[in-house]
The prediction has a mean pLDDT of 78. The RNA shown here (Bacterial RNase P class A) has 389 nucleotides and comes from a Terriglobales bacterium. Taxonomically the source falls in Terriglobales (Bacteria, Pseudomonadati, Acidobacteriota, Terriglobia). It is recorded under the gene name rnpB. The model forms 94% of the base pairs in the Rfam consensus. The sequence is in RNAcentral, with records from ENA.

RNA sequence: CAGCCGGACCGGAUGGUCGCUGUCGCAAGACAGAGGAAAGUCCGAACUCCGCAGAGCAGUGUGCCGGAUAACGUCCGGGACGGCCGGUUCAAGCCGGUUGGACGGAAAGUGCCACAGAAAAUGCACCGCCCGGGCCGCAAGGCUCAGGUAAGGGUGAAAAGGUGCGGUAAGAGCGCACCGCCGUCGCAGUAAUGCGGCGGGCAGGGCAAACCCCACACGGAGCAAGACCAAAUAGGGAGGGAAUCCGGUUUCGGCCGGGUGCGUGCCGGCUCGGCGCGCCACCACCUCCGGGUAGGUCGCUUGAGCCUCGCAGUAAUGCGUGGCCCAGAGGAAUGACCGUCCUGCCGCAAAACGGCAGACAGAAUUCGGCUUACAGGUCCGGCUGCCAC
Repeated sequence: CAGCCGGACCGGAUGGUCGCUGUCGCAAGACAGAGGAAAGUCCGAACUCCGCAGAGCAGUGUGCCGGAUAACGUCCGGGACGGCCGGUUCAAGCCGGUUGGACGGAAAGUGCCACAGAAAAUGCACCGCCCGGGCCGCAAGGCUCAGGUAAGGGUGAAAAGGUGCGGUAAGAGCGCACCGCCGUCGCAGUAAUGCGGCGGGCAGGGCAAACCCCACACGGAGCAAGACCAAAUAGGGAGGGAAUCCGGUUUCGGCCGGGUGCGUGCCGGCUCGGCGCGCCACCACCUCCGGGUAGGUCGCUUGAGCCUCGCAGUAAUGCGUGGCCCAGAGGAAUGACCGUCCUGCCGCAAAACGGCAGACAGAAUUCGGCUUACAGGUCCGGCUGCCAC
């Protein structure tokens, strides 16, 4: 210097004009105005309302250990396991680095293990290997029968501990050493777990993101939560009022006509008088009450807040000093145009110049996470390669 991997960060800059939302202001105007994910709405909380004696069942979720945190399925550190790389061993294996994740239980029970394969859990031997018998053959050997054999081949994601040496007719934990496993004891560690001694030839394949078992946790709904003010119209509740007589008619609810009376309006102040309207408490009318809707206000952005520095801690993180206020819309603002610059692409042999483009995306009660999308760029670390000294 280049490439790859991992991590952190930025994610067009600036000026003008005209608009939009909020705050302040009498006004003119001034100031502020999307993100690292505002996204998916997948977890965990704050907040609000409803529910709730206690216990159990069902259901859902979580699941190595320790720590962080308001909490978490998140984060940090550690452990065991698997993958990859390097070293080492005759080999299995061991050591180091890096990386991955729903990492309790398969020795309670049930179930499943496709295809292939002889066989997928009661190993029932396909090929092969070996002993013996029979037949054939001069022989080498071949065929066949009855057995032995899980060492070799083959199938498979997985084949009944592994490697090596011995052993054997061939083989086999059959024997031994090492590795693994089981039991037990001791030591180290907060623990997961690790290391070592002794005993046992070794049983018990895998799957629990199959049912299940064990331990722990768990009420529901969500800012369209919820609280307050409160029209018009419709509906609910309570209260209010002068009727009465006669005639006709009726489908028996009423209707029509007339008299008396009452209330009220007009006849320009009052009385009489005249004229009009109403006289039933069903509707309507008047008064009052209460609920809801539209609409408005609050919730609403000062908060597990942001920045700097210091201290504690391996770290996540915590504590402290100093400073800061940073969108709050609601049929929902955060935009449009123009100039200069930056970056990329194209035109041109190149430069100048000209043209085009500027990732993913976009608040909606607020936080902590996870996941997903993202042009281009910056920084740090690791590995590899090349060049120079």